The prediction has a mean pLDDT of 88. The part of an RNA shown here (large-subunit ribosomal RNA, domain VI) has 258 nucleotides and comes from Blattella germanica.
[in-house]
Context: one part of a larger RNA
RNA sequence: CGAAGGAUAUUUGAGAGGAGCUGUCCUUAGUACGAGAGGACCGGGGAUGGACGAACCUCUGGUGUACCGGUUGCAGAUCAAAUGCAUAGCCGGGUAGCCAAGUUUGGAAGGGAUAAACGCUGAAGGCAUCUAAGCGUGAAGCCCCCCUCAAGAUGAGAUAUCCAAUACGCAAGUAGAGAGACCCCUUGAAGACGACGAGGUAGAUAGGGCAGAGGUGGAAGUGCAGUAAUGUAUGGAGCUGACUGUUACUAAUCGGUC
Numbered sequence: 001c002g003a004a005g006g007a008u009a010u011u012u013g014a015g016a017g018g019a020g021c022u023g024u025c026c027u028u029a030g031u032a033c034g035a036g037a038g039g040a041c042c043g044g045g046g047a048u049g050g051a052c053g054a055a056c057c058u059c060u061g062g063u064g065u066a067c068c069g070g071u072u073g074c075a076g077a078u079c080a081a082a083u084g085c086a087u088a089g090c091c092g093g094g095u096a097g098c099c100a101a102g103u104u105u106g107g108a109a110g111g112g113a114u115a116a117a118c119g120c121u122g123a124a125g126g127c128a129u130c131u132a133a134g135c136g137u138g139a140a141g142c143c144c145c146c147c148u149c150a151a152g153a154u155g156a157g158a159u160a161u162c163c164a165a166u167a168c169g170c171a172a173g174u175a176g177a178g179a180g181a182c183c184c185c186u187u188g189a190a191g192a193c194g195a196c197g198a199g200g201u202a203g204a205u206a207g208g209g210c211a212g213a214g215g216u217g218g219a220a221g222u223g224c225a226g227u228a229a230u231g232u233a234u235g236g237a238g239c240u241g242a243c244u245g246u247u248a249c250u251a252a253u254c255g256g257u258c
Stems, first nucleotide, its partner, number of pairs: 001152001005163007015149004021050008033038001052106005060100004067093005072086004110144003117137004166175003180258004184200005205251003208247005214240003221234005
């Protein structure tokens, strides 16, 4: 820009893409077969793996440089407490998120038309012949079925709902409104930016506060014990990023455009 008014939702599916793998064991059955040793096909029922794919983070773990703790050297008069620098100084743990080595899950079943092949009926050619007319069976393959995208499918589809179809003008057009949308702002399990999603005071969108979960692992101060290092009590203490709930304290004010 189009889709013959403007919108908001929900859709149909022409078409396109994805997936499509396979082993072992039990049973049928120690059956058929075989003198025995041995030992099935076909078909049916069940169990459990491998590789590959998808999703997820309850568990197992990895990461986790704004979480907690330990510790070495140096620094600012000193002690204590803390802080800074040294690869995050080094080390021990670790929430969320992300992730796999973790968890869950998929290939199935079914239908249609067929290939090779196997047939029925059957002439040409009194017989025969699956074929010439006609009719069947038949594959991990083909088309559906399963998953995803999809009406720029210009062949531009459908349904529901909302607002309108106003004024001026001969006309071209101009102006303004409505539903709705955008700018702007707070932002996100969305994201390079656009986009997409949640919100903008009639508000829980983000931050903060409060309460909790989880993490770390016993704060400072004080008392007590000890010459001291240190230990211990107060006290599962103190601190705590992303998690959960709650709360308008702060910021989404006021506005503008189509």